[in-house]
Context: one part of a larger RNA
């Protein structure tokens, strides 16, 4: 911009994509077969391989500066103490989030029409013959059955629900209302942009502050003790990025668009 008023939900499903997989082990049975050696079909149960999808509770990884130790230098006049560079200086762990090496889960199972091929009735051709009329069976292959897109499917499609039909005007328009929405703006389950999804003071949408959870492993200063390094109490202490929740303290401020006078 279409989809014949103007909008919010929700759907139907022409069409499209995508799955589709393999084995091994038990059993049916040492049975059918077969002199014996050997060894099934079928039909039932298990488990795994590779492949897919979903997730972070578990195991783990990562987690660029959350904790702690720790080396050389420099700085904060020096000492305590505390920063700053040295691959995050190394090292030792680690939340949230991302992940696999983790956890789950998917192929099933059925139904149509079929191929090769097997049959059934059965002429032509008194016989035969699955074909010539006519009827079955038949495959991981087709075509539904499963996922997923999806009405620009222009034959542009259903369903609910909300809203506009005032005034002037002869028309054409012009002014209004205002469901809705859009621009901004605070964010993020989203995300390259854009879309998308929350929130916008009739608020808990991010910041902050508070309380938990969680990670680290007992801060600074004192006291006691030791020659000292060092150790023990106050101290399961100090700290703290995403996580949970509760608090307007700070920031959502200010505009626009918008329907038939049937």
């Nucleotide at each position: 911009u279409g989809u014949u008023g103007c909008a919010a939900a929700c759907u139907u499903g022409a069409g499209a994509g995508g799955a589709g997989u393999c084995a091994a082990c038990u059993u049916u049975a040492g049975u059918a077969c077969g002199a014996g050696a050997g060894g099934a079909u079928u039909g039932g149960g298990u488990u795994g391989g590779a492949c897919g999808g979903a997730c972070c509770c578990c195991u783990g990884g990562u987690g660029a500066u959350c904790c702690a130790g720790u080396u050389g230098c420099g700085c904060c006049g020096c000492u305590u103490g505390g920063u700053g560079c040295a691959c995050c200086g190394c090292u030792g762990g680690g939340u949230a989030g991302c992940u696999a090496c983790g956890u789950c889960u998917g192929g099933c199972a059925g139904g149509g029409a079929u191929a090769a091929c097997c049959g059934c009735u059965g002429a032509a051709a008194g016989c035969a013959u699955c074909u010539a009329a006519g009827c079955g069976g038949g495959a991981a292959g087709c075509c539904c059955c499963c996922c997923u897109c999806a009405a620009a499917a222009c034959c542009a499609g259903g369903u609910u629900u909300g809203c506009u039909u005032g005034u002037c005007g002869a028309a054409a328009g012009a002014c209004g209302u205002g469901a809705g929405a859009c621009c901004c703006c605070c964010g993020g389950u989203a995300g390259a942009c854009c879309a998308c999804c929350g929130g916008g003071u009739u608020g808990a949408u991010a910041g902050g502050c508070c309380g938990c959870a969680a990670a680290u492993g007992c801060a600074c200063g004192g006291g006691c003790u030791g020659a000292g390094a060092g150790g023990c109490c106050c101290u399961c202490a100090g700290u703290u990025g995403a996580g949970c929740g509760g608090u307007a303290c700070u920031a959502a401020c200010g505009g626009u668009c918008a329907a038939a006078g049937g």
This is a predicted structure of a 262-nucleotide part of an RNA (large-subunit ribosomal RNA, domain VI) from a Phycisphaerales bacterium. The organism belongs to Phycisphaerales, within Bacteria. It matches the Rfam family "Bacterial large subunit ribosomal RNA". The full RNA is in RNAcentral, with records from ENA.